[in-house]
Source information:
This is a predicted structure of an 84-nucleotide RNA (transfer RNA) from Candidatus Adiutrix sp. The organism belongs to Candidatus Adiutrix, within Bacteria. Its Rfam family is "tRNA". Rfam's curators write: Transfer RNA (tRNA) molecules are approximately 80 nucleotides in length. The prediction has a mean pLDDT of 81. It was read from a public genome assembly.

C1' cells in the first nucleotide's frame, strides 16, 4: 500500500428483508432471608436538564439517502486478521 472483519449503557452481548435502541447475563442500587455475612429470592437500573410532569441527547466520528437509519451509501478514526 491492497483486501476482509469489528466498534452498541459500567461490562459481556442481542436487535442485520430499514419501523418503540439497548433484549438476556454480569456488575451496581434498594428490599426479603440471616446473630452477621455469603448464597438464594423480589424490584430497579442509558445520559443530561427539571421539584415533578416532561424535554433533549445517545449504537466509533462527520456527512448523505429516507417519512423513518444500529441497519443502506461515502469519507475518516481505532482495533484484529490476511496479502504484498
Nucleotide at each position: 500500500g491492497c483486501c476482509g472483519g469489528a466498534g452498541u449503557g459500567g461490562u459481556g452481548a442481542a436487535a442485520c428483508u430499514g419501523g418503540u435502541a439497548g433484549a438476556c447475563g454480569c456488575a451496581c442500587u434498594g428490599g426479603a432471608c440471616u446473630c452477621a455475612a455469603a448464597a438464594u429470592c423480589c424490584a430497579g437500573c442509558g445520559a443530561u436538564g427539571g421539584c415533578a410532569a416532561c424535554a433533549u441527547c445517545a449504537u466509533g466520528u462527520c456527512g448523505g439517502u429516507u417519512c423513518g437509519a444500529u441497519u443502506c451509501c461515502g469519507a475518516c478514526c481505532u482495533c484484529c486478521g490476511g496479502c504484498a